[in-house]
FMN riboswitch aptamer (RFN element) from Bifidobacterium tissieri, 154 nucleotides, folded computationally. Taxonomically the source falls in Bifidobacterium (Bacteria, Bacillati, Actinomycetes, Bifidobacteriales). The RNAcentral record of the sequence draws on Rfam. The prediction has a mean pLDDT of 80.

RNA sequence: ACGAAGUUUCAGGGCGGGGCGAGAUUCCCCACUGGCGGUAACGGCACGAUCGGUUUUCACAACGGUCAUAGCCGAAGCCCGCGAGCCGCGGAAGGCGGCCGAUCCGGUGCGAUUCCGGAGCCAACGGUGACAGUCCGGAUGAGAGAAACGAGGU
Numbered sequence: 001a002c003g004a005a006g007u008u009u010c011a012g013g014g015c016g017g018g019g020c021g022a023g024a025u026u027c028c029c030c031a032c033u034g035g036c037g038g039u040a041a042c043g044g045c046a047c048g049a050u051c052g053g054u055u056u057u058c059a060c061a062a063c064g065g066u067c068a069u070a071g072c073c074g075a076a077g078c079c080c081g082c083g084a085g086c087c088g089c090g091g092a093a094g095g096c097g098g099c100c101g102a103u104c105c106g107g108u109g110c111g112a113u114u115c116c117g118g119a120g121c122c123a124a125c126g127g128u129g130a131c132a133g134u135c136c137g138g139a140u141g142a143g144a145g146a147a148a149c150g151a152g153g154u
Base pairs, nucleotide, nucleotide: 001154002153006149007148008147009146010145016030017029018028019027032133033123034122035082036081037080038079042074043073044072045071046069048067049066050065051064052063077121078120085099086098087097088096089095103119104118105117106116107115125137126136127135
C1' cells in the first nucleotide's frame, strides 16, 4: 500500500415579492430548489519532454513559451442504473412481485440529450381555512452510497 467479515461516523435543497379572496408559503404573475453511483469532448491539479530564463562559464530553482498526456479531483434534476415513494404478497425480513417524473432547438466538433447559447419540462404519500417540488406529518425513521478503522495474507 492492497484489504474479507465486521465496527463507527456521515448521508436533501427550496415561497422572497405582488394579485384575487372571509380564508391560499396550496390558485395566478414573478422568483427559488435539484439525493447516490456511472458516463462525460468541459474545468482544475499534477507528472514528463524541450526551449527560453538565470550564470563569468557549466548546472539547478522560481517564472514563462511549446509539445505531450499515463495519473488524480470535480462536473447531467429531465442519458443509464439506483435510492426514496406507491400498490400487492407475506407472521416478519435488509424478503418476493409490480408500479414509478421530466428535453428539445441552434452552435462547435470525428464524436455531445453531458460543452456553449436559447427556450422548455418534472418533482411520492397523508394533512390543510383553498388545489403544495418549497408549509406540517410519518421522519430523532429509512436509504442509494461516502469516509475512517480493520485480522490474516501479499